[in-house]
RNA sequence: GCCCCCAUAGCUUAGUGGUAAAGCAGUUGCCUUUUAAGCAAUAGACGUGGGUUCGAUUCCCUCUGGGGGUA
Numbered sequence: 001g002c003c004c005c006c007a008u009a010g011c012u013u014a015g016u017g018g019u020a021a022a023g024c025a026g027u028u029g030c031c032u033u034u035u036a037a038g039c040a041a042u043a044g045a046c047g048u049g050g051g052u053u054c055g056a057u058u059c060c061c062u063c064u065g066g067g068g069g070u071a
């Protein structure tokens, strides 16, 4: 240089065009002599810009970042 893959919450992962889900972590409360554990509630995210579409995390293009292959 060329080719391929990935980017969703603090972390790890779901989600194949119609209200974005879960585990751990966080906060509050309950329980407990205290801590841990447990129970209940709660906050938190679609990398940038554009296009298609009634509607985009999802499809297309560019850019940014990461990973792999090839010489």
Base pairs, nucleotide, nucleotide: 001070002069003068004067005066006065007064010024011023012022013021018054026042027041028040029039030038047063049061050060051059

The prediction has a mean pLDDT of 81. Predicted 3D model of a 71-nucleotide RNA (transfer RNA) from a Minisyncoccota bacterium. Rfam family: tRNA. The family's RNA type in Rfam is transfer RNA.